[in-house]
Molecule: Bacterial RNase P class A
Organism: Chitinophaga pinensis
């Protein structure tokens, strides 16, 4: 200094002239509204609409099956599938110890990380055998006088295969085998540190089958549906007419999503058919789990507390066009100038999070490479 990666933070700025959206003050108006003037006026993601909430409807009457959803643990938070510390496993680099098996350090990184010792289910092809208390294809050992063929021992070797009788040194031994020893691993006991996940210690067992839970399922918690075209209000104008069919207290429809019960409403009713009227506007809606500072507690997400701040409200939809400068970049030369580039993207009830894009700038860590002391 330069490349890489990670991670945080910004993501043009002024001026000038017409323009648009709501606001707000002035004049004139009887009003409706006209003029002028001032000040505001898209983002970090406004996006995808994938989580959680608020808000607001379903009678302040529900019950119970079903349904969905989360899954190491402890904590933040209004809540969450989010976010902090933490833990286990595993990889990938780079050290260290052991004959070995393996075991440990540090650094990245990744994990749908409860439960197969409740029950069902499935595991294709290969193989002698794949879930039965059920298995010997080769090759090895031994017997039967036997190069064939039979019987028995054996999971040490070899083949298959995602997977095949715990693993390694040694002893045994016909040949082998936890057959036996020590070591690592595994299962189970009991103390011990931790709030816990889990660690670490000891004793006891030779130690028989495995995967699948993003198959049903068990197991703990949690879950009402619906959505701003919610819902409330005000103002226009119709048809409580007609046809057909169904109900009228022996109840048709409706009222909280599937099913059953319940419970409440319920005739100027329900369904179809032809047909008539309107199709405007206000409130919800921007003051809020809201921002910026400081101080305290806390490892830390975040908590309290003082101060200050007020910053878009459109409804087919404003938030913008020209012209000039000034900063970044890039390209060229007469070294001061010219000439070009500038991402992803546009609020639509409202908030907190995640995923996605996204030119360029700046900061901080870590690696690598040069150069100089």
């Nucleotide at each position: 200094a330069a490349a890489g990666c990670a991670g945080a933070u910004c993501g043009g700025u002024c001026u000038a002239u017409c323009g648009c959206u709501g606001u707000u003050c002035g004049u004139c108006g009887c009003a409706a509204g006209a003029c002028g003037g001032a000040a505001a006026g898209a983002g970090g993601a406004a996006a995808g609409u994938c989580c959680g909430g608020g808000c607001a409807g379903u009678a302040u009457a529900g019950a119970g099956c079903g349904c969905c959803g989360u899954a190491c643990u402890u904590c933040c938070u209004a809540a969450c599938g989010g976010g902090a510390a933490g833990g286990u496993c595993u990889u990938a680099c780079a050290g260290g110890g052991g004959c070995g098996a393996c075991c440990u350090u540090g650094u990245g990184g990744g994990a749908a990380c409860a439960g197969a010792a409740a029950g069902u289910g499935c595991c294709a092809c290969a193989g002698a055998a794949a879930g039965g208390a059920a298995a010997a294809c080769u090759a090895c050992c031994u017997c039967g006088u036997u190069u064939a063929c039979g019987g028995g021992g054996a999971a040490a070797a070899g083949g298959u295969g995602a997977a095949a009788a715990g693993g390694u040194g040694a002893g045994g031994u016909a040949a082998g085998a936890g057959c036996u020893c020590a070591c690592c691993g595994c299962u189970u006991c009991c103390g011990c540190a931790g709030c816990a996940a889990u660690g670490g210690g000891g004793g006891a067992g030779g130690c028989a089958a495995g995967g699948u839970a993003a198959a049903c399922c068990u197991u703990a918690c949690g879950g009402a549906c619906u959505g701003a075209a919610a819902g409330a209000c005000c103002a226009u104008g119709u048809a409580u007419a007609c046809c057909g069919g169904g109900g009228c207290u022996u109840g048709a429809g409706g009222g909280c999503u599937g099913c059953u019960c319940g419970c409440c409403u319920g005739a100027u009713c329900c369904c179809g058919g032809a047909g008539g009227g309107u199709a405007g506007g206000u409130c919800g809606a921007u003051u809020g789990a809201u921002c910026c500072u400081g101080c305290a507690c806390g490892u830390g997400a975040g908590u309290g507390u003082a101060g200050g701040a007020c910053u878009a409200g459109a409804u087919a939809a404003a938030u913008g066009a020209u012209a000039g400068g000034c900063a970044u970049c890039u390209g060229c030369c007469u070294c001061g100038g010219c000439a070009g580039a500038a991402a992803c993207a546009g609020a639509a009830c409202c908030c907190g999070g995640c995923u996605u894009a996204u030119a360029g700038a700046u900061c901080u860590g870590c690696u690598u490479u040069u150069u100089u002391u």